Background: The RNA shown here (transfer RNA) has 73 nucleotides and comes from a Patescibacteria group bacterium. The source organism's lineage runs through Bacteria and Bacteria candidate phyla. The sequence was found in a public genome assembly. Model confidence (mean pLDDT): 80 of 100. Rfam family: tRNA. Rfam classes the family as a transfer RNA.

RNA sequence: GGGCCCUUAGCUCAUCUGGUAGAGCGCCUCAUUUGCAAUGAGGAGGCAAGGAGUUCGAGUCUCCUAGGGUCCA
Numbered sequence: 001g002g003g004c005c006c007u008u009a010g011c012u013c014a015u016c017u018g019g020u021a022g023a024g025c026g027c028c029u030c031a032u033u034u035g036c037a038a039u040g041a042g043g044a045g046g047c048a049a050g051g052a053g054u055u056c057g058a059g060u061c062u063c064c065u066a067g068g069g070u071c072c073a
Base pairs, nucleotide, nucleotide: 001072002071003070004069005068006067007066010025011024012023013022019056027043028042029041030040031039049065050064051063052062053061
């Protein structure tokens, strides 16, 4: 320098053929307990690495940039 892949809630990951973003763990509240844990119920939290484009509509397609991984030189 070039090819390919990844970048979604604090963490690990779903969301597949574009249509109003979910799970587990964690966190908060309540119940149960002398207390802790466990269990049960409820709740907060992301607009999807950044930007542009296509489209009535994009996390989901295209391009650029950034970071990471991998292979080649």